[in-house]
RNA sequence: UGAUGUUAACGGCAAAACUUUCGAAAGGAAGAGACGCAAAGCCAUGGGUCUGUAGCCCUUGUAUGGGUAUGAUUGCCAGGUUGCCUAG
Numbered sequence: 001u002g003a004u005g006u007u008a009a010c011g012g013c014a015a016a017a018c019u020u021u022c023g024a025a026a027g028g029a030a031g032a033g034a035c036g037c038a039a040a041g042c043c044a045u046g047g048g049u050c051u052g053u054a055g056c057c058c059u060u061g062u063a064u065g066g067g068u069a070u071g072a073u074u075g076c077c078a079g080g081u082u083g084c085c086u087a088g
Stems, first nucleotide, its partner, number of pairs: 005085001012037002018031005035075001041081003045078003048073003055068004
């Protein structure tokens, strides 16, 4: 230096449940809390998944119907990009 991710150090992040709050919902934010994480840093670009009582479209059987992402998720996967340490 490269690869790799075994231990450790400096440290970092923070699932669920709970409280408050925003939202039509999925879900987000904050508090508190740790299941886990070597990119669980960042980017919705591709796929997947979730929601669609908001908006839009359709039907007329007027409803607790059907369809639809423009909504959400990067802690589902891939891709892009930046980066700490590192045994053998």